The RNA shown here (transfer RNA) has 73 nucleotides and comes from a Spirochaetota bacterium. The RNAcentral record of the sequence draws on ENA. The coordinates come from a structure-prediction model, not an experiment, and the mean pLDDT is 82. Lineage of the source: Bacteria > Pseudomonadati > Spirochaetota. Rfam family: tRNA.
RNA sequence: GGGCCUGUGGCGCAAUUGGGAGCGCACCUGCUUUGCACGCAGGGGGUUGUGAGUUCGAGUCUCAUCAGGUCCA
Numbered sequence: 001g002g003g004c005c006u007g008u009g010g011c012g013c014a015a016u017u018g019g020g021a022g023c024g025c026a027c028c029u030g031c032u033u034u035g036c037a038c039g040c041a042g043g044g045g046g047u048u049g050u051g052a053g054u055u056c057g058a059g060u061c062u063c064a065u066c067a068g069g070u071c072c073a
Base pairs, nucleotide, nucleotide: 001072002071003070004069005068006067007066010025011024012023013022019056027043028042029041030040031039049065050064051063052062053061
C1' cells in the first nucleotide's frame, strides 16, 4: 500500500429481504430484612464509530473516512 471482517446504553450482544432500537448483566428508587445479599415491582441511560448520499422511511443499501482484527505484498 491492497483485500476481507467488526464497530449498536457502563459491559456483553440481538434487531428476519429497508418500516415500533430491544434483551441480559450492571446502575437508581421502592417493597421485603435489625442490616446486607437474594427475591419482587418500577425507572433512567443510545442520535447505532464519524461525515455525506439514495429513499416516503436507513442499525440495515451506496460512497468517503476513523479505530480494531485478519490475510497478501